[in-house]
Parts: sequence; structure tokens; C1' cells
RNA sequence: AAGUGAAAAAGGUAAACUUACUGAAAGGUAAGGACACAAAGCCAUGAGUCUAAAGUGUGAAUACACCAUGAUUGUCAGGUUGCCGAU
Repeated sequence: AAGUGAAAAAGGUAAACUUACUGAAAGGUAAGGACACAAAGCCAUGAGUCUAAAGUGUGAAUACACCAUGAUUGUCAGGUUGCCGAU
């Protein structure tokens, strides 16, 4: 440097669930907690998925439908950086 994730070591992240805060919601943050993870580090660029406040439409109306400018990188792809090791 390339390829790779066998067996390990050091270190790391933290699903569900609970509590608090936050948000219209989806969700997020913190603490506890571990299902898992070799990029489960980082970036919403493409696809997917979730939500639907505002807006638009319908309706007599509680409401209903559409819609991302909201969210998700622990759904996949892409970009970028990186620990350890058999070869």
C1' cells in the first nucleotide's frame, strides 16, 4: 500500500424498555439499560420508510384527503475519515 474480517486484544457505539426534558407529530437529547454493531464514526446527496404542523382541497362540523420545507445514516446506496489483526 492492496485486499480482507478468521481467531483475538485494547478501546468504542448502544436496540427494546424505564424516567426526565423537548417537539404538532415522527423523532431528538440526557441518565439508566444491552439487542446487537468493524465503521452502529461523520455527511440527508439518491432511493426507501415514518410523521403531517403550516398550506391546499372537501365537509355543517368533530374531521378527512393531499403535501416535507420535518425526521430516520441501527433501511440501502453514495461520499469521506479511521482502530486492530490472520494474508